[in-house]
A computed fold for a 72-nucleotide RNA from a Paludibacteraceae bacterium, annotated as transfer RNA.
Lineage of the source: Bacteria > Pseudomonadati > Bacteroidota > Bacteroidia > Paludibacteraceae.
It matches the Rfam family "tRNA". It is annotated as a transfer RNA. Rfam describes the family as follows. Transfer RNA (tRNA) molecules are approximately 80 nucleotides in length.
RNA sequence: GGUUUCGUAGUUCAAUGGAUAGAACAAGUGUUUCCUAAACACUAGAUCUGGGUUCGAUUCCCAGCGAGACCA
Numbered sequence: 001g002g003u004u005u006c007g008u009a010g011u012u013c014a015a016u017g018g019a020u021a022g023a024a025c026a027a028g029u030g031u032u033u034c035c036u037a038a039a040c041a042c043u044a045g046a047u048c049u050g051g052g053u054u055c056g057a058u059u060c061c062c063a064g065c066g067a068g069a070c071c072a
Stems, first nucleotide, its partner, number of pairs: 001071007010025004018055001027043005048064005
């Protein structure tokens, strides 16, 4: 340099055109306990950037940015 895959919460993953983007772990608060841990309940937290298609985009298309793999 070329080809290709991927980018969603602090982390690991769903949602693949349609209502307010969901779960687990982690974090915080509360109950319980002499204390801690565990358990239970609750709370907060995210679509990489810009543009396009569409009534409607996390999803499809283009460019950029970043990461991985292969080729040279």